[in-house]
RNA sequence: AGCAAGUUUCAGGGAAGGUGCAAUUCCUUACUGGCGGUGACCUGCGGAGCCGGGAUUCAUAACGGCGGCCGCGGCAGCCCGCGACCCGCGCAAGCGGCUGAUCCGGUGGAAAUCCGGAGCCAACGGUCAAAGUCCGGAUGGAAGAAACGGAGC
Repeated sequence: AGCAAGUUUCAGGGAAGGUGCAAUUCCUUACUGGCGGUGACCUGCGGAGCCGGGAUUCAUAACGGCGGCCGCGGCAGCCCGCGACCCGCGCAAGCGGCUGAUCCGGUGGAAAUCCGGAGCCAACGGUCAAAGUCCGGAUGGAAGAAACGGAGC
């Protein structure tokens, strides 16, 4: 210096109107986008460094600049992986399965990510009528994030 054990906290967003006996479910028009990765990317902050500056005999500060390095920060609903839900097995811990949706144009050496445009997707159960946005399992679980810790490696 790093890693493991352990502890704590945190960890999902979004609607109005119309029709109708009845719909926050239909229709119209809106609105929303979990976690990690990638992202020829972005700009910002901090650190060390170098150059100028001071400058003169030596030494130093303010201040200005530089490009790379280190650390921190931000960047994809539909590219990769994961979680959640659901299904099966199991006394359980857990294991296995399932797991939605994108094209066109531009720039460029290169675009799944940038820019522009047009699209598309969204578990299960409930419901006077069909749900991404209402209610419920859920004051749950969890990908993971941060902090602490670290006698072990």
A computed fold for a 153-nucleotide RNA from Bifidobacterium bifidum, annotated as FMN riboswitch aptamer (RFN element).
Its Rfam family is "FMN riboswitch aptamer (RFN element)". Its family is annotated with FMN binding in the Gene Ontology.
Model confidence (mean pLDDT): 77 of 100.
Of the family's consensus pairs, 100% are formed in the model.
The RNAcentral record of the sequence draws on Rfam and Ribocentre.
The same sequence occurs in records of 2 taxa.